[in-house]
Context: one part of a larger RNA
RNA sequence: UGACGGGUCCCCGCACAAGCGGCGGAGCAUGCGGCUUAAUUCGAUGCAACCCGAAGAACCUUACCUGGACUUGACAUCACGGGAAAAGCCGUAGAAAUACGGUGUCCGUAAGGGCCCAUGACAGGUGGUGCAUGGCUGUCGUCAGCUCGUGUCGUGAGAUGUUGGGUUAAGUCCCGCAACGAGCGCAACCCUUGUCCUAUGUUGCCAGCACGUAAUGGUGGGGACUCAUAGGAGACCGCCGGGGACAACUCGGAGGAAGGUGAGGACGACGUCAAGUCAUCAUGCCCCUUAUGUCCAGGGCUGCACGCAUGCUACAAUGGCCGGUACAAUAGGCAGCGAACCUGCGAGGGUGAGCGAAUCCUUGAAAGCCGGCCUCAGUUAGGAUUGGAGUCUGCAACUCGACUCCAUGAAGUCGGAGUCGCUAGUAAUCGCGGAUCAGCAAAGCCGCGGUGAAUGCGUUCUCGGGGAUUGUACA
Numbered sequence: 001u002g003a004c005g006g007g008u009c010c011c012c013g014c015a016c017a018a019g020c021g022g023c024g025g026a027g028c029a030u031g032c033g034g035c036u037u038a039a040u041u042c043g044a045u046g047c048a049a050c051c052c053g054a055a056g057a058a059c060c061u062u063a064c065c066u067g068g069a070c071u072u073g074a075c076a077u078c079a080c081g082g083g084a085a086a087a088g089c090c091g092u093a094g095a096a097a098u099a100c101g102g103u104g105u106c107c108g109u110a111a112g113g114g115c116c117c118a119u120g121a122c123a124g125g126u127g128g129u130g131c132a133u134g135g136c137u138g139u140c141g142u143c144a145g146c147u148c149g150u151g152u153c154g155u156g157a158g159a160u161g162u163u164g165g166g167u168u169a170a171g172u173c174c175c176g177c178a179a180c181g182a183g184c185g186c187a188a189c190c191c192u193u194g195u196c197c198u199a200u201g202u203u204g205c206c207a208g209c210a211c212g213u214a215a216u217g218g219u220g221g222g223g224a225c226u227c228a229u230a231g232g233a234g235a236c237c238g239c240c241g242g243g244g245a246c247a248a249c250u251c252g253g254a255g256g257a258a259g260g261u262g263a264g265g266a267c268g269a270c271g272u273c274a275a276g277u278c279a280u281c282a283u284g285c286c287c288c289u290u291a292u293g294u295c296c297a298g299g300g301c302u303g304c305a306c307g308c309a310u311g312c313u314a315c316a317a318u319g320g321c322c323g324g325u326a327c328a329a330u331a332g333g334c335a336g337c338g339a340a341c342c343u344g345c346g347a348g349g350g351u352g353a354g355c356g357a358a359u360c361c362u363u364g365a366a367a368g369c370c371g372g373c374c375u376c377a378g379u380u381a382g383g384a385u386u387g388g389a390g391u392c393u394g395c396a397a398c399u400c401g402a403c404u405c406c407a408u409g410a411a412g413u414c415g416g417a418g419u420c421g422c423u424a425g426u427a428a429u430c431g432c433g434g435a436u437c438a439g440c441a442a443a444g445c446c447g448c449g450g451u452g453a454a455u456g457c458g459u460u461c462u463c464g465g466g467g468a469u470u471g472u473a474c475a
Base pairs, nucleotide, nucleotide: 001475002474003472004471005470007469008468009467010466011465012464013463015459016458019422020421021420022419023418026313027312028311029310030309031308032307033306034304035303042053043052064299065298066297067296068295069294070293073122077121078120079119081117082116083115088103089102090101091100092099093098106113107112124288125287127286128285129284133282134281135277136276137275138273140271145184146183147182148181149180150179151160152159153158164175165174166173190265191264192263193262195233196232197231198230199229200228201227205222206221209220210219211218236259239253240252241251242250243249315415319374320373321372322371323370324369325368331362332361333360336355337354341350342349343348386407387406388405389404390403391402392401428451429450430449431448432447433446434445
């Protein structure tokens, strides 16, 4: 000087407390451990691994296993020699890769290009090492810290500044001070959202004026309004009052769409964990080279006595079912979205308008509201499991897809010790869209809107963090 303390003091955080809803019990889905296996490819392992890499494992993917094949190779560059185009199509053998036979042919300025065969340099490796590395990332932590120049003090390590009195979300600002300044962080500048103004109105809108319809901005027209796209205004403790060192600031009030950082996002200092990744990629070294490379078929990654993690669905009456009826936003669409009509109980099928889309489609949102039935039961709650019959995608749904219909109807009556999330348009609850994608194991992830709470006395305690100080046989 740090680090540490079951030392002290000050401060903060959904850290506790207050409150709401869960998890831990059940069934199922998914990931992991374990076991099994020819293989169940590999990585990730307290927080910070475990719906994580994977935003799509039937083949492919695929790295694993078994078997069948190849050896200048599936891919790149070069040299030398030789040759004929290669591909494709047909036939035979085969699980295919491939082999054999047939067919079939190129451009050229005539050197060659492209192609094939042989040879040699070499290719190739998701083989090892993340403790050799780059890059990227997690974490402490959006915590308020981390440093430097000059000066001063100290023999020196170093200190000072950065400590102190206040204040703040903040090393934020004010005051003081042997310090004076500065840098990286904080904040602001960026994006979204909340109010208003101006401009522009198509595909958007429809108040007023007409036309028309069973009805609809449907038509003429209009720019008022909504909205869209741009450009501006607006919030600064600016105003008033109290407190305070007359400061920084803080409390209350007015006005205002918004008030003290308005709300949300992007943004992550010096560093820590030899943290993670050699399997995104790149890369040193080591290793394989008729194989640890390459091609193919089938299987496996989906195995199941068990254990854990994250979710979904429930255990019901604030509910379930049936009928009627109302209101969104985001986003996507041409090998695509697919209206309307016909057909099927349904998944779907037939036909196919319109739309490269503020125009058409996905797109009837659901919870809600109105009416009816059920009456507390393992039930009209719950839907696992199983049998049967189908639909769709795809070369192909046996291992191993999703969905539909009929039948079947399991556990479970609110969950031990313990444990998690959340402070407002939040939690809870309800549906909708998208990426990946032929299809889909999505109940995951990323977004969107609808309905919409309760509680916060307080900082003693638990956890994490910041500052000051003290002790230390630690560095």